[in-house]
Context: one part of a larger RNA
RNA sequence: CUGGGCGUAAAGCGCACGUAGGCGGAUCAUCAAGUUGGGGGUGAAAGCCCGGGGCUCAACCUCGGAAUUGCCCUCAAAACUGAUGAUCUCGAGACCGGGAGAGGGUAGUGGAAUUCCUAGUGUAGAGGUGAAAUUCGUAGAUAUUAGGAAGAACACCAGUGGCGAAGGCGGCUACCUGGACCGGAUCUGACGCUGAGGUGCGAAAGCGUGGGGAGCAAACAGGAUUAGAUACCCUGGUAGUCCACGCCGUAAACGAUGGGUGCUAGAUGUCGGGGUCUUGGAUCUUCGGUGUCGAAGUUAACGCGUUAAGCACCCCGCCUGGGGAGUACGGUCGCAAGAUUAAAACUC
Numbered sequence: 001c002u003g004g005g006c007g008u009a010a011a012g013c014g015c016a017c018g019u020a021g022g023c024g025g026a027u028c029a030u031c032a033a034g035u036u037g038g039g040g041g042u043g044a045a046a047g048c049c050c051g052g053g054g055c056u057c058a059a060c061c062u063c064g065g066a067a068u069u070g071c072c073c074u075c076a077a078a079a080c081u082g083a084u085g086a087u088c089u090c091g092a093g094a095c096c097g098g099g100a101g102a103g104g105g106u107a108g109u110g111g112a113a114u115u116c117c118u119a120g121u122g123u124a125g126a127g128g129u130g131a132a133a134u135u136c137g138u139a140g141a142u143a144u145u146a147g148g149a150a151g152a153a154c155a156c157c158a159g160u161g162g163c164g165a166a167g168g169c170g171g172c173u174a175c176c177u178g179g180a181c182c183g184g185a186u187c188u189g190a191c192g193c194u195g196a197g198g199u200g201c202g203a204a205a206g207c208g209u210g211g212g213g214a215g216c217a218a219a220c221a222g223g224a225u226u227a228g229a230u231a232c233c234c235u236g237g238u239a240g241u242c243c244a245c246g247c248c249g250u251a252a253a254c255g256a257u258g259g260g261u262g263c264u265a266g267a268u269g270u271c272g273g274g275g276u277c278u279u280g281g282a283u284c285u286u287c288g289g290u291g292u293c294g295a296a297g298u299u300a301a302c303g304c305g306u307u308a309a310g311c312a313c314c315c316c317g318c319c320u321g322g323g324g325a326g327u328a329c330g331g332u333c334g335c336a337a338g339a340u341u342a343a344a345a346c347u348c
Stems, first nucleotide, its partner, number of pairs: 004319003007302002012316001014201004021194003025088007033081002035077008049065006091191001092188003095184004103177007110154001114150008125136002162169002206247006215241002220236004258315006266293010277281001297304002321348003330341004
């Protein structure tokens, strides 16, 4: 390279936008680059292959043919691909009318709880555990009442409910703002799909500067447990967790399942919208989402099964025995931690 694969065996980039490139709807006309056919030129000789001949045979030598699957020129064809022109509306987008949503950002605001402070009542315990102790408390704790302060998170509603490309998003209100869906069929007229590089977004932890710090809590200290206990349990407790700005760029970033389009039985639940009907609901129907079970089919099996892992096409990424190793070296990025790209010797 051919070929085979990527849910769980090795293998889908964490996600998106998008450059080049690849691929691309319907009809008509023209061209003839690809394509197909005819003719011509060239494709050295030797060798290989086929047929014949010469050394007594063979090796060897020799003659003829074939082959040289290629390239170029020319004539012709016009189905398909392509190019150009014209037209179209089903793809795509726009417009109008609707309703749904923890989608994003900023500002404000609410109650419960927790801790702390002040004051009152009140007295000897409280706390914690398997049992204890460290710890707190007669300088008045725990409990309880009133007032105040602070920070963080939003019980019930809450739902294999919703929204978002993914990460993710949950009290309430206002403002700013993105996307999707349904209905109408007014407009544009293929404007599309994918996407190497590239760019942006990207949980938690971590880093820088400045704030903040109630609760929780790595590290750390003490008390227990134990043969030991650098743990599990308990009492404390600092980074951190929170905010602003800037980095980091990873994850079991998972549906372990890339994106797009078309096709291929159904049943049932649920969310958003439309239609029909009679009317306050029903069943019927339709579009979009989200679940369960399942025909055909598929799979090594498990399972998947119109939300495919079925049947096909287009584009990208990735895999090629285990260890060494996602390591070394080099490059790029980063303040660092490190990330990314990524071997070999050796060994089984």